[in-house]
The RNA shown here (small-subunit ribosomal RNA) has 1477 nucleotides and comes from an uncultured organism.
RNA sequence: GCGGCGCGCUUAAUACAUGCAAGUCGUGCGAGAAAGUCCCUUCGGGGAUGAGUAGAGCGGCGAACGGGUGAGUAACACGUAAGCAACCUGCCUUUAAGUCUGGGAUAACCCUGCCAACGCGGGGCUAAUACCGGGUGUGGUCCUGGCAUCGCAUGGUGUCGGGAUUAAAGGUGACCUCUACUUGUAAGUUACCGCUUAAAGAGGGGCUUGCGGACCAUUAGCUUGUUGGUGAGGUAACGGCUCACCAAGGCUACGAUGGUUAGCCGACCUAAGAGGGUGAUCGGCCACAUUGGGACUGAGAUACGGCCCAGACUCCUACGGGAGGCAGCAGUAGGGAAUUUUGCGCAAUGGACGAAAGUCUGACGCAGCGACGCCGCGUGAGCGAUGAAGGCCUUCGGGUUGUAAAGCUCUGUUGAGUGGGAAGAAAACUUCCGGUGCGAAUAGUAUCGGGACUUGACGGUACCACUCGAGGAAGCCCCGGCUAACUACGUGCCAGCAGCCGCGGUAAUACGUAGGGGGCUAGCGUUGUUCGGAAUUACUGGGCGUAAAGGGAGUGUAGGCGGGGAGGUAAGUUAGGAGUUCAAUUCACGGGCUUAACCCGUGGCUAGCUCUUAAUACUGCUUCUCUUGAGUAUGGGAGAGGGCGAUGGAAUUCCAGGUGUAGCGGUGGAAUGCGUAGAUAUCUGGAAGAACACCAGUUGCGAAGGCGGUCGCCUGGCCCAAUACUGACGCUGAGGCUCGAAAGCUAGGGGAGCGAACAGGAUUAGAUACCCUGGUAGUCCUAGCCGUAAACGAUGGAUACUAGUUGCUGGAAGAGUCAAUCCUUUCAGUGACGAAGUUAACGCAUUAAGUAUCCCGCCUGGGGAGUACGCUCGCAAGGGUGAAACUCAAAGGAAUUGACGGGGGCCCGCACAAGCGGUGGAGCAUGUGCUUUAAUUCGAUGCAACGCGAAGAACCUUACCUGGGUUUGACAUGGGAGUGAAAACCGCCAGAGAUGGUGGUCCUUCCGCAAGGAACACUCUACACAGGUGCUGCAUGGUUGUCGUCAGCUCGUGUCGUGAGAUGUUGGGUUAAGUCCCGCAACGAGCGCAACCCUUGUCCUUAGUUGCCAUCAGGUAAAGCUGGGAACUCUAAGGAGACUGCCUGGUUUAACCAGGAGGAAGGUGGGGAUGACGUCAAAUCCUCAUGGCCCUUACGCCCAGGGCUAGACACGUGCUACAAUGGCUGGCACAAUGGGAUGCGAACCUGCGAAGGCAAGCUAAUCCCCAAAAACCAGUCUCAGUCCGGAUUGGAGUCUGCAACCCGACUCCAUGAAGUUGGAAUCGCUAGUAAUCGCGGAUCAGCAUGCCGCGGUGAUACGUUCCCGGGCAUUGUACACACCGCCCGUCAAGCCAUGAAAGACGGUAGUGCCCGAAGUCGUGAGUUCAACCCGCAAGGGAGAUAGCGCCGAAGGUAAGACCGUUAAUUGGGGCUAAGUC
Repeated sequence: GCGGCGCGCUUAAUACAUGCAAGUCGUGCGAGAAAGUCCCUUCGGGGAUGAGUAGAGCGGCGAACGGGUGAGUAACACGUAAGCAACCUGCCUUUAAGUCUGGGAUAACCCUGCCAACGCGGGGCUAAUACCGGGUGUGGUCCUGGCAUCGCAUGGUGUCGGGAUUAAAGGUGACCUCUACUUGUAAGUUACCGCUUAAAGAGGGGCUUGCGGACCAUUAGCUUGUUGGUGAGGUAACGGCUCACCAAGGCUACGAUGGUUAGCCGACCUAAGAGGGUGAUCGGCCACAUUGGGACUGAGAUACGGCCCAGACUCCUACGGGAGGCAGCAGUAGGGAAUUUUGCGCAAUGGACGAAAGUCUGACGCAGCGACGCCGCGUGAGCGAUGAAGGCCUUCGGGUUGUAAAGCUCUGUUGAGUGGGAAGAAAACUUCCGGUGCGAAUAGUAUCGGGACUUGACGGUACCACUCGAGGAAGCCCCGGCUAACUACGUGCCAGCAGCCGCGGUAAUACGUAGGGGGCUAGCGUUGUUCGGAAUUACUGGGCGUAAAGGGAGUGUAGGCGGGGAGGUAAGUUAGGAGUUCAAUUCACGGGCUUAACCCGUGGCUAGCUCUUAAUACUGCUUCUCUUGAGUAUGGGAGAGGGCGAUGGAAUUCCAGGUGUAGCGGUGGAAUGCGUAGAUAUCUGGAAGAACACCAGUUGCGAAGGCGGUCGCCUGGCCCAAUACUGACGCUGAGGCUCGAAAGCUAGGGGAGCGAACAGGAUUAGAUACCCUGGUAGUCCUAGCCGUAAACGAUGGAUACUAGUUGCUGGAAGAGUCAAUCCUUUCAGUGACGAAGUUAACGCAUUAAGUAUCCCGCCUGGGGAGUACGCUCGCAAGGGUGAAACUCAAAGGAAUUGACGGGGGCCCGCACAAGCGGUGGAGCAUGUGCUUUAAUUCGAUGCAACGCGAAGAACCUUACCUGGGUUUGACAUGGGAGUGAAAACCGCCAGAGAUGGUGGUCCUUCCGCAAGGAACACUCUACACAGGUGCUGCAUGGUUGUCGUCAGCUCGUGUCGUGAGAUGUUGGGUUAAGUCCCGCAACGAGCGCAACCCUUGUCCUUAGUUGCCAUCAGGUAAAGCUGGGAACUCUAAGGAGACUGCCUGGUUUAACCAGGAGGAAGGUGGGGAUGACGUCAAAUCCUCAUGGCCCUUACGCCCAGGGCUAGACACGUGCUACAAUGGCUGGCACAAUGGGAUGCGAACCUGCGAAGGCAAGCUAAUCCCCAAAAACCAGUCUCAGUCCGGAUUGGAGUCUGCAACCCGACUCCAUGAAGUUGGAAUCGCUAGUAAUCGCGGAUCAGCAUGCCGCGGUGAUACGUUCCCGGGCAUUGUACACACCGCCCGUCAAGCCAUGAAAGACGGUAGUGCCCGAAGUCGUGAGUUCAACCCGCAAGGGAGAUAGCGCCGAAGGUAAGACCGUUAAUUGGGGCUAAGUC
């Protein structure tokens, strides 16, 4: 893109313009045009034809079928199976008989009247298969008398008699055999079509019944023609269908009545099935036809295209009246998400009428529109790599789109054109021939067979042939998982997506676009609906201890279920047979369209109902019987079982009295309270009420609630034993009834103690609480209500079965014993554990939550809510029953791993404690916050930021600010051009400088003869690019901090568990340690621990210079100064040593611990380096590296100046102090680590000093820095703002440096602040440590109170209750971004749905009364009256009708019922953002 076959108002049963959808018959009847054409004509007209045509009328049949719709209906409406002995049936078929003889009308037509219209009259003529008599009676019906036969009752059928009553219509064709006249016609005969009566059939209908299929019990009682009877009427027929009378019945928990919804079925969709949903198309039935009522006609009527009346609506009107009914086919409007042409044809099929031709048929057959569905076909096929171009991606190499395209070679489905195609779909009718029937007949007619003729809407369609030419024909959705299919860019919690989970906050496979890919394909996707998955209503096929769910308990009605044996029956059940369940559909096979969809044929079909025959195991029913279930009797037994009455002691309080004195009481501690008016305490006596210590026990009893001193009376149940008896009497139990803790209610008592409410005192931020002092109802009794509880074993009752072990209670038996105890067995109860089994797990487990049966109750996501409304119970409080809207995607159970706990246990750590010294107070230094500023650059922010990055900001640094400059750039690489006297160096001028201008000095290398080339450097140029301390540490690498040098973190295999997971790794010991040992369903292993490494402590070996100096010698004022020495110290290389190795004791013969010996060192000797799996999105893009983003005459680069050094203030870290363990002065002794050629700088000289001058030595175990200080020895000060303390300030200087103003350090003189040991709080430290004393170094021109090192002097710990942190196992958990978690309620705001509500509005069904249409029925004295009867006639009868009566729709009215909508206000509920308490 095309074809075939189907389907097409699901909503408004809303309203309809227009056309069509039911007519037909002249072979029932009478009558009968016109136009046109032709002829005649006296021109007025007439005749013929048209034509016995059209149109109409009488009459017959049809119009009750066909077609539409689903409003109503919950009903014998439907389905199914029966029944009618209680019925009807036109046309059709068969059979029997008949069709004789009369009569009076009336339409049409003619004349005429009224009228807008519809239409209505008056007079006159006429026909019939119209209407009405008479006759006949095969028969029918009724009455009556016999006989026979049948049946489930009433009864039915047949037959033989008698009596009464009861029919008809003709039309057409043909022929003379009979008769008449005899021409041929007719009386006649005959055929066909009719007509009448009767019987039967077929088909159709009516009625009755069994069974079946919706919801609500928050509808529980309904009913008066109601239920039945008798009689009558009525009907086709039974019947309260109707009426009169009589009786008082009928229905209902197996759901009446009421309400809501709905046409029912065959079937259709779905499903494995059972089911669930639906009732379009096709078929059957029903109902309806604008709404309601009614009859007429007819064989038949709910009469869609008939009638009458009433209502609503529309239209016409002359205003008086009329007309209409698309839920027929088209079509229109409206409604709606949405559903077609005002088509063709009767050719076929079917129907109506007709004798037939035929006519009619929006039934039907076709066509049109619609991808609405199903099915089929195509949009091309083959070859084709430079893997083209373009697109997209890219790691820039390439990959992918992709044989895809192009190109080459073909094909021709489809399409277009041309031609063929009267194919097939059809036989009737008519006619011819032949046979048969009727008949007198070779007329005729009926029927059968054969031949011929004719008819097509679809449609020039299907189909066929030829020509053309890849030409005209591909889209939609998706690509995070479910679920097949991935990348880039854009966006940045925005825009958006989304079926569920969820995606999007700058690298989105999830949004949008692109490329690519996946799926389906003339479709694809979305939405809605139904079933499925959903065992998520569980019949098949679920549950109820803890997830939702056992009634609080018993008793018992209906119901359900029920022990053993035998007989009967045959309802259930089983088997066979018969009927039916229409057809279509589904299924199988076969056939026809090219295939398929579709259509046709044949077969099959689970199963339902009915009838029948048989069987009898089981169930039922019935009869008999049995004892084991159940019960009764007898003898024993235990018990807080119940009711009533009596009684006892202890305690408490109160009263009276005695003794006695200042407190008592109460609490964590207090206070309120009581007490000198004598309490508390104590003694005596008395009163009152309530409860019953010990015994006392997972002991007992009871149905549960519950029951506790003792005694008596009354009383229920239970257990055991042995026999006897009854003979299934049983179990459960909807409703019903009874009991039912505490609190509460009513009335009357009682009231000691206790004690809601209340009061006071405390506690507290508050404390309407916990604690204390008081105290009213109540608690107690009697009578009556209430009827609920975590009424729990969160476990309904009964029965049976299924391992055990061990307690306790009440019996019984046996063995045994002198007896007791003990032992064995058994019944009933009550506990603990545990096998099988079961359970989601936990757990349960003969007392089941196991295995089974029976019965009852209950559950179906959370919230809303056990709420609302209604009903019911209650005096009330309140109880029982018990929703919905709305909202959420969860709520919940059990277990697991963590984390947490103001849970418990064990253990460790300067964690606490014991100490020492600090911080917090002062001044100053330094860092931070905040503030300020042009800028005060940036980062670090609890521990784990804050003397941190910064191991050192005057410029520089420097990243910040202001101003001035610059643009291929301060720096790298590449291209082009130029210059080359390369480069470089030194001046001058302007300027703040950068910079600009200018001058001078000096000057290339290599190759080549040269030209030139190469290298290098500079300048210019534009482009690639440079550059960025710009952003993102939440894109990253690397590095680092922290828990924490804590002892932990894991894996393999195995085992256990449904699983998450567990075990190992837990346990008993031990350790600094998951260190080691033992045990163990674990066995091993890894990363950590430890050790290995460095340093320090002892010794040895080797080596002795710059270090050392014991011995020997020399020598000095002195000195390893010198010879020399290699012993010592030391230096720096290698070794040794320490391993719980040895001993004793303890412990499990262990690990290990305690003690000891030896040893320099003893139990990891001290210190360091070393930091598991991981946590904190910890820190750093400003060390470095780096993805992405951003800037590019600037966010780059250069320069000057300023700032980082500010200052009301706050904090951190330090220094110095406050003084006598001290200050000052003098003397004097002893280190180590380190550093030093732009450096360290001795000695000497100058200066009070910082320092300066000169200058030796030293590339350093050699020289220098270098003085160590505290200590020690003397002296002084004598407790004071000081001889403490040194800030601040003034003055004068030194040094570094281009330069000390902002802004350096140091020195001297002078000044002499705060501060007298520091609140709450808080820090460090366990041994050569704290404290204290000085020394060195890095950075560095200069600048340390900081940092990193060095040595000197040199202290305290009972212990683990508590605080903090950590480890292990355990426990609870509603936490898992894990307690800095989670989370409750009020209030305030917005939105949503909902309850109540003075009322208001509307609807539905009924009741009483009023009015009462049409119409049937009744009546009908008025009116009327062709047929028939009586009568000579008049008249009468019969008939019709106005009127009246009963009933009666709509309407009106009255009081109510139910349902709905709405409402000021009000109640709670849900949701929502970061609000409030």

The coordinates come from a structure-prediction model, not an experiment, and the mean pLDDT is 82.